[in-house]
Molecule: c-di-AMP riboswitch aptamer (ydaO/yuaA leader)
Organism: Candidatus Nanopelagicales bacterium
């Protein structure tokens, strides 16, 4: 000097997941004060819920919600019985859709999961109920544009 890895701090990212009050308890601190828990408020988010509208029997593999996370295809394994189809699990390819520091365009990169209700829910005024987590470190490049700050 360069590369890689880890930790911490700051700026930030996905997401509704932010701000704040009283009392009490706990923790740190000489103190000032700070943090956590419980419990409220505001803001934001989600669900249920009339007329009207939509839909309309029965059966069937019930049906439904949060979320961008749907759908198609292929390979392997297991099982079923209708012998070529179906179901489940795992691995690929693509895709509706979504993200990358105000926003838009082009290009580039990435995601395209998971969970919940429990036979029940279309929309929906009033009204009712619930959540306010978790996970990360991108700084992608170019053009235009908005806003903020500084200097003169």
């Nucleotide at each position: 000097c360069c590369a890689c890895c880890a930790a911490c701090c700051g700026c930030g990212c996905c997401g509704a997941g932010u701000c704040u009050g009283c009392u009490u308890g706990c923790c740190c601190g000489c103190a000032a004060g700070g943090g956590c828990a419980c419990u409220g408020g505001a803001g934001c988010c989600g669900g249920g819920g009339a007329c009207c509208c939509a839909g309309g029997u029965a059966a069937g593999u019930g049906g439904g919600g949060c979320g961008a996370a749907u759908c198609c295809u292929u390979c392997g394994g297991u099982g079923g019985c209708u012998u070529g189809c179906c179901a489940c699990c795992g691995g690929g390819g693509g895709u509706a859709g979504g993200g990358c520091a105000u926003u838009c365009c082009c290009u580039g990169c990435c995601c395209g999961a998971g969970c919940c209700c429990g036979u029940c829910a279309g929309c929906u005024c009033a009204c009712c109920c619930g959540g306010u987590a978790g996970g990360c470190c991108u700084g992608a490049g170019g053009g235009a544009u908005a806003g903020a700050g500084g200097a003169u």